The RNA shown here (transfer RNA) has 72 nucleotides and comes from a bacterium.
Rfam family: tRNA. The family's RNA type in Rfam is transfer RNA.
RNA sequence: GGUCCCAUCGUCUAGCGGUUAGGACACCGGGUUUUCAUCCCGGCAAUAGGGGUUCGAUUCCCCUUGGGAUCA
Numbered sequence: 001g002g003u004c005c006c007a008u009c010g011u012c013u014a015g016c017g018g019u020u021a022g023g024a025c026a027c028c029g030g031g032u033u034u035u036c037a038u039c040c041c042g043g044c045a046a047u048a049g050g051g052g053u054u055c056g057a058u059u060c061c062c063c064u065u066g067g068g069a070u071c072a
Base pairs, nucleotide, nucleotide: 001071002070003069004068005067006066007065010025011024012023013022018055027043028042029041030040031039048064049063050062051061052060
């Protein structure tokens, strides 16, 4: 340098163009317990950046950035 893949809450991850963007762990509050742990209930928190297509984009297309695989 060529080709291909990936990027979503603090972390890991789901999401067939119309979802309130879901789950687990973590964190915060409450309940249970003499206390802690466990368990139960609730809460907080996310689509890498920019453009395009579309009535509508996390989803499709292009570019950039970062990471990875492979061919040299």